Context: one part of a larger RNA
RNA sequence: CGCAAGAGAAUUGAAUGGAGUCUUCCUUAGUACGAGAGGACCGGGAAGAACGAACCUCCAGUGUAUGGGUUAUCCUGCCAAGGGUAAACGCCCAGUAGCUGUGUUCGGAGCGGAUAAGUGCUGAAAGCAUAUAAGUACGAAGCCCACCAUAAGAUGAGUUCUCUCAUCGGAGCAAUCCGAGUAAGUCCCCAAGUAGAUAAUUUGGUUGAUAGGUCAGAGAUGGAAGUGUGGCGACACAUGUAGUCGACUGAUACUAAUAGGACGAGGG
Numbered sequence: 001c002g003c004a005a006g007a008g009a010a011u012u013g014a015a016u017g018g019a020g021u022c023u024u025c026c027u028u029a030g031u032a033c034g035a036g037a038g039g040a041c042c043g044g045g046a047a048g049a050a051c052g053a054a055c056c057u058c059c060a061g062u063g064u065a066u067g068g069g070u071u072a073u074c075c076u077g078c079c080a081a082g083g084g085u086a087a088a089c090g091c092c093c094a095g096u097a098g099c100u101g102u103g104u105u106c107g108g109a110g111c112g113g114a115u116a117a118g119u120g121c122u123g124a125a126a127g128c129a130u131a132u133a134a135g136u137a138c139g140a141a142g143c144c145c146a147c148c149a150u151a152a153g154a155u156g157a158g159u160u161c162u163c164u165c166a167u168c169g170g171a172g173c174a175a176u177c178c179g180a181g182u183a184a185g186u187c188c189c190c191a192a193g194u195a196g197a198u199a200a201u202u203u204g205g206u207u208g209a210u211a212g213g214u215c216a217g218a219g220a221u222g223g224a225a226g227u228g229u230g231g232c233g234a235c236a237c238a239u240g241u242a243g244u245c246g247a248c249u250g251a252u253a254c255u256a257a258u259a260g261g262a263c264g265a266g267g268g
Stems, first nucleotide, its partner, number of pairs: 001153001005164007015150004021049007033038001051107005059101004066094005071086006110145001112144002118138004165267001167180005185263004189205005210256003213252005219245003226239005
């Protein structure tokens, strides 16, 4: 821009892509078959491999400043307590959310269709024979459908529901055209994330829990500072599951989403 007014939702599915795998064991059954050795079709059930998708409850990894330990040096006058730097965490021990796999869950289901090679039934031309000429039945991991995803720019532009209304000015004989302010609605703008390079997308914008803060909880670290007691001291113990804490959960308008601007129909 189009989809013959303008919007907001929900859909149909032309078409396109994906998937489609394999093994072992049990049973049927040591049955059919076979002199024996051996050993099934068909059907039922169970494990597994690789592959794929989703997710983070468990297991595990990361988790660049969440907690703690610690060396050197500098600073806060000193003690104590803290802070800075040490190649973009100084070195370590742990680790929430998130992201991951080695973890978990799920998937490849059809006694649907048409067929290939192949196998038939009935059966003439051609008194026979013949699966074929008329007619008719089977048959594959392959084809079509079924399953999953996208999908009406499918210009062949589909369908359904709901909302907005028939304003004002100008040109024209009229059809119609041009302009303006609006409606439903949308965008700008702003707070953000389940989204993300940016656009886009999703949620929210005071008739509000969108983010921050605060409070409570979960969870992490692992026992703060100060004080007291014991010890010559290093230090230990008590106060005290202490103190501190990014992302998680809930509550709460305290702070910030204020205020505002723009676009947007008049149809058959």
Description: A computed fold for a 268-nucleotide part of an RNA from a Candidatus Gastranaerophilales bacterium, annotated as large-subunit ribosomal RNA, domain VI. It was read from a public genome assembly. Its mean pLDDT, the model's own confidence on a scale to 100, is 88. NCBI's taxonomy places the organism under Bacteria, Bacillati, Candidatus Melainabacteria, Candidatus Gastranaerophilales.